[in-house]
A computed fold for a 517-nucleotide part of an RNA from an uncultured bacterium, annotated as small-subunit ribosomal RNA, 5' domain.
Context: one part of a larger RNA
RNA sequence: GGACGAACUCUGGCGGCGUGCUUAACACAUGCAAGUCGAACGGAGUUACUUUGAUGAAGUUUUCGGAUGGAUUCGAUUUAACUUAGUGGCGGACGGGUGAGUAACGCGUGAGCAACCUGCCUUUCAGAGGGGGACAACAGUUGGAAACGACUGCUAAUACCGCAUAACGCAUAGAGGGGGCAUCCCUUUUGUGCCAAAGAUUUAUCGCUGAAAGAUGGGCUCGCGUAUGAUUAGAUAGUUGGUAAGGUAACGGCUCACCAAGUCGACGAUCAGUAGCCGGACUGAGAGGUUGAACGGCCACAUUGGGACUGAGACACGGCCCAGACUCCUACGGGAGGCAGCAGUGGGGAAUAUUGCACAAUGGGGGGACCCUGAUGCAGCGAUGCCGCGUGGAGGAAGAAGGUUUUCGGAUUGUAAACUCCUGUCUUAAAGGACGAUAAUGACGGUACUUUAGGAGGAAGCUCCGGCUAACUACGUGCCAGCAGCCGCGGUAAUACGUAGGGAGCGAGCGUUGUCC
Numbered sequence: 001g002g003a004c005g006a007a008c009u010c011u012g013g014c015g016g017c018g019u020g021c022u023u024a025a026c027a028c029a030u031g032c033a034a035g036u037c038g039a040a041c042g043g044a045g046u047u048a049c050u051u052u053g054a055u056g057a058a059g060u061u062u063u064c065g066g067a068u069g070g071a072u073u074c075g076a077u078u079u080a081a082c083u084u085a086g087u088g089g090c091g092g093a094c095g096g097g098u099g100a101g102u103a104a105c106g107c108g109u110g111a112g113c114a115a116c117c118u119g120c121c122u123u124u125c126a127g128a129g130g131g132g133g134a135c136a137a138c139a140g141u142u143g144g145a146a147a148c149g150a151c152u153g154c155u156a157a158u159a160c161c162g163c164a165u166a167a168c169g170c171a172u173a174g175a176g177g178g179g180g181c182a183u184c185c186c187u188u189u190u191g192u193g194c195c196a197a198a199g200a201u202u203u204a205u206c207g208c209u210g211a212a213a214g215a216u217g218g219g220c221u222c223g224c225g226u227a228u229g230a231u232u233a234g235a236u237a238g239u240u241g242g243u244a245a246g247g248u249a250a251c252g253g254c255u256c257a258c259c260a261a262g263u264c265g266a267c268g269a270u271c272a273g274u275a276g277c278c279g280g281a282c283u284g285a286g287a288g289g290u291u292g293a294a295c296g297g298c299c300a301c302a303u304u305g306g307g308a309c310u311g312a313g314a315c316a317c318g319g320c321c322c323a324g325a326c327u328c329c330u331a332c333g334g335g336a337g338g339c340a341g342c343a344g345u346g347g348g349g350a351a352u353a354u355u356g357c358a359c360a361a362u363g364g365g366g367g368g369a370c371c372c373u374g375a376u377g378c379a380g381c382g383a384u385g386c387c388g389c390g391u392g393g394a395g396g397a398a399g400a401a402g403g404u405u406u407u408c409g410g411a412u413u414g415u416a417a418a419c420u421c422c423u424g425u426c427u428u429a430a431a432g433g434a435c436g437a438u439a440a441u442g443a444c445g446g447u448a449c450u451u452u453a454g455g456a457g458g459a460a461g462c463u464c465c466g467g468c469u470a471a472c473u474a475c476g477u478g479c480c481a482g483c484a485g486c487c488g489c490g491g492u493a494a495u496a497c498g499u500a501g502g503g504a505g506c507g508a509g510c511g512u513u514g515u516c517c
């Protein structure tokens, strides 16, 4: 000198774009953050309509018995629209957060899988025949303070289960051909065995099943690279390898039985402490050094530890089970919870924001419309950073007054002010008013912007002035009070302390502290 997710002191006009718990992966009140589909299904309910059954008001008439009249209310039925607890499907494995752990195939880079999987999507081929039994909802009974259950009975489906059909599928037993990279791979053919489906409908379509390919996304293996300590030198029993078996989508001590005794290590094993990694960022002429906030990729985690279930995909932040700690409810028998999602609270701290608006755009989920979306788009707060603009311009010497200083002549503040003439960036008020949305739909927002009018009015500070280092005098103080980055200054004429005048530098900032180069 540069840089910062900075903090602090003094000061502070506006706008644009960024950015904002680096500390306690501390604890969390409250609200929201993942739903959707009635075009899978049976119910329940609401409204309107069709056809009716009861009830029978006002009114009219009356010979006071009644007749007529049809409002209102309740019920059945038809059709249509809508709402939805439950069954079912898809999605809750994405998106969002954090960096505790991890020195590791975790990450980066380059290869490999003759050892693998892949819902939705695309293409192609083939197919959807015929049956069955349940369980919710619902009704009844019943337990419990609650959370939540239990029993009996009825019922639908794109829920579940047999049967049929069956290959280019899978398994298995052969025969032949070709190839390679050890295991092997590809292909032709024969036999045997096994395996599927679901409908909805507005008739437009949307779905369902099997197989083959693709795309996308993942899984695994390997070469190289990846910080510190030897005041850590030996480490290791599923350990290293083999055989058989199990398990996995798949290879493999991944697991297990048996057998062998190996394997790693001064080219640093093991141990200990530290740490998410990278693209990048900062600095530097470069080499290098430091760093990993924001944005993007990967990984890991979700109160702590463990476990599996479902599923194409999880060992799953807003799913389940168990154990621990903590908090809450309780009728003491038992239950409920998990902000490292967005806001917000307490605490910690030098220190870090609103319990905001909207799905209008972009994207995501389910879907026909549409719904949901604290992703996202916006707004709010903070000079926290970068950039831009302003706080007026021109003229103006009686060199005014005042201040400071003085050798008392003056010098300086100083064209500075006053005064004159202008301008209107910003500002204030009024009017118009977008793009973002090509038909509709705009949170932002009556915002940006434009026009008109008013008026210099509302907008300058901070640090420094001994040398380094640009900028000097007076007074006060008297080794005191104090200053200080280094050298150093102050003990009676201090350009170094304090104040004033003047000056220098930067400027909506300035200086200090911290860290890195």
Base pairs, nucleotide, nucleotide: 001517002516003515004514006513007512008511010509013389014388015387016386017385018384019382020381021348026346027345028344030343031342032341035090036089037088040087041086043084044083045082046081047080048079051076052075053074054073059068060067061066097301098300099299106226107225108224109223110222111221112220113219116218117217121214122213123212124211125210126209127208129163131161132160138153139152140151141150142149143148169194170193171192172191173190174189175188176187177186178185179184199206200205228272229271234264235263236262239261240260241259242258243257245255246254276298277297278296279295280291281290282289283288303324304323305322306321307320326337327336328335329334354379356378357377358376362375363373364372365371366370392422393421394420395419402413403412404411405410426458427454428453429452430451431450432449436444461506462505463504464503465502466487467486468485472501473500474499475498476497482489483488